[in-house]
RNA sequence: ACAAAACUUCAGGGUCGGGUGAAAUUCCCUACCGGCGGUAUACCCCGCGAGCCUUAGGGCAUGAAUCGGUGCAAUUCCGAUGGCGACAGUAAAGUCUGGAUGAAAGAAGUUCAUA
Repeated sequence: ACAAAACUUCAGGGUCGGGUGAAAUUCCCUACCGGCGGUAUACCCCGCGAGCCUUAGGGCAUGAAUCGGUGCAAUUCCGAUGGCGACAGUAAAGUCUGGAUGAAAGAAGUUCAUA
RNA backbone atom coordinates (compact mmCIF):
# COMPACT_ATOMS: atom_id res chain seq x y z
C1' A A 1 0.00 0.00 0.00
C1' C A 2 -3.92 -3.56 -1.73
C1' A A 3 -7.68 -7.01 -0.37
C1' A A 4 -11.02 -8.86 3.30
C1' A A 5 -13.80 -8.11 7.78
C1' A A 6 -16.20 -5.12 11.61
C1' C A 7 -18.06 -0.44 12.89
C1' U A 8 -19.44 5.02 12.73
C1' U A 9 -21.42 9.43 10.47
C1' C A 10 -23.96 11.57 6.45
C1' A A 11 -27.41 10.68 2.62
C1' G A 12 -34.45 14.80 -1.49
C1' G A 13 -36.32 19.40 -3.56
C1' G A 14 -40.90 21.98 -4.83
C1' U A 15 -48.08 25.28 -5.88
C1' C A 16 -46.08 32.61 -5.76
C1' G A 17 -50.56 34.52 -8.02
C1' G A 18 -55.45 33.81 -10.28
C1' G A 19 -60.37 31.06 -11.95
C1' U A 20 -64.72 27.64 -10.90
C1' G A 21 -67.08 25.56 -6.69
C1' A A 22 -70.64 24.36 -0.70
C1' A A 23 -65.88 22.11 -0.54
C1' A A 24 -59.79 21.72 -4.45
C1' U A 25 -52.09 24.00 -2.39
C1' U A 26 -55.83 17.77 -5.69
C1' C A 27 -59.77 20.34 -11.25
C1' C A 28 -58.40 24.81 -14.96
C1' C A 29 -54.53 28.91 -16.04
C1' U A 30 -49.94 29.82 -13.99
C1' A A 31 -45.65 28.94 -10.63
C1' C A 32 -41.98 25.73 -8.73
C1' C A 33 -38.74 20.98 -7.96
C1' G A 34 -35.28 17.10 -9.99
C1' G A 35 -31.83 11.26 -5.12
C1' C A 36 -27.28 7.85 -6.28
C1' G A 37 -23.38 5.46 -9.74
C1' G A 38 -21.53 5.54 -15.04
C1' U A 39 -20.46 8.55 -19.34
C1' A A 40 -17.81 15.57 -21.98
C1' U A 41 -21.27 18.23 -16.75
C1' A A 42 -27.93 14.06 -17.61
C1' C A 43 -35.31 14.55 -14.11
C1' C A 44 -36.52 12.23 -19.57
C1' C A 45 -28.94 7.60 -22.40
C1' C A 46 -27.35 2.95 -19.31
C1' G A 47 -27.87 1.10 -14.40
C1' C A 48 -29.43 1.62 -9.07
C1' G A 49 -32.64 3.27 -4.85
C1' A A 50 -37.51 4.32 -2.49
C1' G A 51 -43.04 0.18 -2.85
C1' C A 52 -45.07 -5.05 -2.38
C1' C A 53 -44.11 -10.48 -1.45
C1' U A 54 -40.46 -13.90 0.82
C1' U A 55 -37.21 -17.31 6.74
C1' A A 56 -33.58 -16.56 3.12
C1' G A 57 -31.53 -16.85 -1.71
C1' G A 58 -34.62 -14.29 -4.47
C1' G A 59 -39.24 -12.67 -7.05
C1' C A 60 -42.96 -8.81 -8.74
C1' A A 61 -43.93 -3.74 -9.85
C1' U A 62 -41.34 0.72 -11.44
C1' G A 63 -42.20 7.71 -15.58
C1' A A 64 -40.71 11.04 -19.60
C1' A A 65 -37.03 14.17 -25.76
C1' U A 66 -36.63 15.91 -29.92
C1' C A 67 -34.39 19.58 -33.31
C1' G A 68 -30.26 23.01 -34.23
C1' G A 69 -25.12 24.75 -32.72
C1' U A 70 -19.87 24.11 -30.72
C1' G A 71 -16.40 20.25 -30.11
C1' C A 72 -11.74 14.83 -30.89
C1' A A 73 -15.74 13.54 -27.78
C1' A A 74 -22.02 15.95 -25.24
C1' U A 75 -29.90 12.50 -26.40
C1' U A 76 -25.30 15.51 -20.52
C1' C A 77 -22.77 21.91 -22.54
C1' C A 78 -25.33 26.35 -25.39
C1' G A 79 -30.15 27.75 -27.97
C1' A A 80 -35.28 26.34 -28.98
C1' U A 81 -39.64 23.71 -28.24
C1' G A 82 -41.76 19.57 -25.47
C1' G A 83 -42.62 15.61 -21.77
C1' C A 84 -42.58 12.88 -16.85
C1' G A 85 -43.11 12.01 -11.64
C1' A A 86 -44.84 5.35 -6.15
C1' C A 87 -48.45 4.08 -2.30
C1' A A 88 -52.54 5.57 1.49
C1' G A 89 -55.87 9.86 2.79
C1' U A 90 -58.81 13.95 1.07
C1' A A 91 -63.00 17.36 -4.49
C1' A A 92 -59.05 13.70 -8.58
C1' A A 93 -52.05 15.67 -5.44
C1' G A 94 -44.50 15.31 -8.44
C1' U A 95 -45.27 19.95 -4.49
C1' C A 96 -50.43 19.06 1.32
C1' U A 97 -51.03 15.18 5.33
C1' G A 98 -49.30 10.03 6.49
C1' G A 99 -46.26 5.23 6.77
C1' A A 100 -41.19 8.15 7.76
C1' U A 101 -37.42 10.65 14.34
C1' G A 102 -38.24 4.86 9.00
C1' A A 103 -35.57 2.52 4.99
C1' A A 104 -31.93 3.07 1.19
C1' A A 105 -28.83 3.61 -3.83
C1' G A 106 -24.46 5.54 -2.34
C1' A A 107 -20.57 9.12 -0.10
C1' A A 108 -16.93 9.88 3.63
C1' G A 109 -14.32 8.05 7.76
C1' U A 110 -12.48 4.72 11.83
C1' U A 111 -10.66 0.00 13.50
C1' C A 112 -8.03 -4.33 12.14
C1' A A 113 -2.56 -1.81 11.78
C1' U A 114 2.05 -3.57 13.89
C1' A A 115 5.32 -3.39 9.93
Model confidence (mean pLDDT): 81 of 100.
The RNA shown here (FMN riboswitch aptamer (RFN element)) has 115 nucleotides.
It was read from a public genome assembly, where an Rfam model found it.
The model forms 96% of the base pairs in the Rfam consensus.